[in-house]
Context: one part of a larger RNA
Formats: sequence, C1' cells, structure tokens
RNA sequence: CUGGGCGUAAAGGGAGCGUAGGCGGGGAAAUAAGUUAGAAGUUUAAUGUACGGGCUUAACCCGUAAUCUGCUUCUAAUACUGUUUUUCUUGAGUAUGGGAGAGGGAGAUGGAAUUCCAGGUGUAGCGGUGGAAUGCGUAGAUAUCUGGAAGAACACCAGCUGCGAAGGCGGUCUCCUGGCCCAAUACUGACGCUGAGGCUCGAAAGCUAGGGGAGCAAACAGGAUUAGAUACCCUGGUAGUCCUAGCCGUAGACGAUGGACGCUAGAUGCUGGAGGAGUCAAUCCUUUCGGUGUCGUAGCUAACGCGUUAAGUGUCCCGCCUGGGGAGUACGCUCGCAAGGGUGAAACUC
Repeated sequence: CUGGGCGUAAAGGGAGCGUAGGCGGGGAAAUAAGUUAGAAGUUUAAUGUACGGGCUUAACCCGUAAUCUGCUUCUAAUACUGUUUUUCUUGAGUAUGGGAGAGGGAGAUGGAAUUCCAGGUGUAGCGGUGGAAUGCGUAGAUAUCUGGAAGAACACCAGCUGCGAAGGCGGUCUCCUGGCCCAAUACUGACGCUGAGGCUCGAAAGCUAGGGGAGCAAACAGGAUUAGAUACCCUGGUAGUCCUAGCCGUAGACGAUGGACGCUAGAUGCUGGAGGAGUCAAUCCUUUCGGUGUCGUAGCUAACGCGUUAAGUGUCCCGCCUGGGGAGUACGCUCGCAAGGGUGAAACUC
C1' cells in the first nucleotide's frame, strides 16, 4: 500500500454553525460527458510466449504471429450516473392553534444560616480532638435576647424529573430572547445530509484592570502525631472563590460510544402532548406521537456486555488508529500578557 479497525485492547475531534468538496427522494422528456459494444490508427527495438527455420543437437541466432496496457478518432446503445427542461409530495421547511421546561440575558426582591458591630442578661470557662495542645476568654468570652451591617449560596419541593449543541442550568417576580413537542389543515416543492479549512461557544484553575470580600480556603504560620511528618488531624490565614470588562481554550470536556437517514420481537416505569372510554373527579386503554430509564428476542461481541436511545442491519459524509518506551518531548511554525496551548518527529532502546 491492498486492507482492517475506533464502548473497555491504539483510535470519535469538547460542542455547534457553516465554506469548498463528497453524497443525495418519485415520474417524464432531451442530451450522450461518464459507462457499454464494435471498428480504425497508434502503442521503438530487444527480451518473454506460440509457430517455423539456420548452425550435427542444445545453448545461441533468424523470421512470422499473437498477447499486453494506455491514448486518439469514428459508429452505435441509453439501463445506471451526470447535465438541461418539466412535474410530484413522502424528505426538508413555512403558516395556524395549543403545551411543558433549573434553556439564555438584564433588572428587582425574599427568608434561613454565617461572620462582624452596638447594647442587655450572665459568669468562668469556651473551642477543638482518638486524646491533646496552639487559639479565644475576668479589658467579661462561650451561651442567650434586641437592634444593625456585609457578602455569598438558595434548605424543604427534588425525582433513575426537566431544559440545553456541548460546557452547563435550581429562592421568587418582571422584561427581553433561543430552541423543542403536539394537533389538524393549507402552502413551498428536494430547498436535503455531512462538512477539510474557517468562525462561534466552551467546567475548573490561571492571567490583566477596577471593584468586592461573610463563609470557605492553595501558599504560609503555629499546635499535635511520628523515628522523621515539608502530610493526614487541630487553631489561624493570604491569593482565590463573588461582580464588571477582557484574555486563556484545556479536563476522566465520558455514554470513555461523531453526525444524518432507513429497516429489525417484546415487557415495564417516569415525563410532555393529542385521541377515545368512563361513575365525565379519580381512573383505565385495543390508542397514538416526542423524550428519558430498566429488562430482554433475533443479531452482534475476544469477553464484559449492547440490544428500536444498538455496540444489530444497511447507505452517505467527517475525524482518528497502525507495537511499548523515548514523547505529547525536541526543533520549526503559529496562538497567548504570561502560564502555556495547537501542530508534532528522530536517534536510541525493548
């Protein structure tokens, strides 16, 4: 390379939007580019193959022919693909009426708790641990009551619940706003799928500037433990955690499972609709769409397991893998304020 693969062995890009490209539903007509068939030309010689001939044979040499693959031209075919025209509605979308939701942004607001401040009551302890000590406290702590301030997070509801492309999202109310689902019609008429580059979003930590700082808490200090203890435990405590604006762009960014579309037994929960039955409240269902779980048939799998939410069976497109270490390192390029990120080897070695 031909291939074979990617849940756990190496391997799915963190996620989306989308450019080029690739691929693409049913009918009719035209064309004949791909495709198919035939013909002609060309495809150096030698070698090789077949046949024949020449050296006594053979090796060797000579002649003729065929084969080979590609290209060009002509003629024909029109199933498939392409191109053009036309048409259809099931893919896709739009309109109408409903529905659920921690989806996003901004603003306002509430109570519990915590800490601090002021005051009252009150007196000797409090705190902490396996046990202690550091620490706090007679300058009146802890406890308790009243008042005030601040910041952060929203108990119960809460669920194997819901929403979102992913990251993620949870007090309440208002405004702005995205997506999704259902029902019945009407309309557009393939407008679709994927997506190299590109662009956007992207937990936590970290960075820049300005605020904020209750609690928690890397670093740090002290007390213990211990042979030691740069830890685990305790008392403190600064960055940070919070807000605004801007960077960073990584995670076990996980379902360790890319996206889209079709097909292939069922059973049973939860959830959002619609329909029917009903004692029109509960409830139930031969019902039916969307989502989310558990079990399971066929099938698949090395096994574990997966199993209509596939890891089954097919089609299309993208990404990625090719023994372990060296190494996600070096060098170069590129992005970044930096930290560092992206891309990404080899020698050598087993």
About this RNA:
Predicted 3D model of a 350-nucleotide part of an RNA (small-subunit ribosomal RNA, central domain) from a metagenome. The prediction has a mean pLDDT of 87.